A computed fold for a 72-nucleotide RNA from Tieghemostelium lacteum, annotated as transfer RNA. Rfam family: tRNA. Rfam's curators write: Transfer RNA (tRNA) molecules are approximately 80 nucleotides in length. It is annotated as a transfer RNA.

[in-house]
RNA sequence: GAAGCCAUAGCGCAGUGGUAGCGUAGCAGUCUCCAAAACUGUUGGUCCAGGGUUCAAUCCCCUGUGGCUUCA
Numbered sequence: 001g002a003a004g005c006c007a008u009a010g011c012g013c014a015g016u017g018g019u020a021g022c023g024u025a026g027c028a029g030u031c032u033c034c035a036a037a038a039c040u041g042u043u044g045g046u047c048c049a050g051g052g053u054u055c056a057a058u059c060c061c062c063u064g065u066g067g068c069u070u071c072a
Stems, first nucleotide, its partner, number of pairs: 001071007010024004018055001026042005048064005
């Protein structure tokens, strides 16, 4: 210098145009002499940033930022 992939809840990830989800963690409860485990409920999101396309964008297009990888 060129190319590819990734960026979504505290953390690990799914969601490939039509109401943002799962696991885990946190909180509350049940259980227990107490705690853990288990079970039930619940909180938590500027979907990396800006712009474009569309009736509608996490999703498609462009640019930028950060990370990983390959080539030179």